[in-house]
RNA sequence: GGGCCUGUGGUCCAGUGGUUAAGACGUUGCCCUUACAAGGCGAAGGCCGAGGGUUCAAAUCCCUCCGGGCCCA
Numbered sequence: 001g002g003g004c005c006u007g008u009g010g011u012c013c014a015g016u017g018g019u020u021a022a023g024a025c026g027u028u029g030c031c032c033u034u035a036c037a038a039g040g041c042g043a044a045g046g047c048c049g050a051g052g053g054u055u056c057a058a059a060u061c062c063c064u065c066c067g068g069g070c071c072c073a
Stems, first nucleotide, its partner, number of pairs: 001072007010025003018056001027043005049065005
């Protein structure tokens, strides 16, 4: 320098055009227990890497940039 993949709560990850972005771990309130753990019922926490475009509608499609990974030279 060229090609491909990727970026979503603190962490992992689903969602690939149309209800309020699903879930697990973690955090936290209550219940349970003599107590702890486990378990049960709840809660908070992300508007999707940044900007622009297409569309009635974008996390999702397109472009540029930024970060990460792999391959080629």
Molecule: transfer RNA
Organism: Candidatus Woesearchaeota archaeon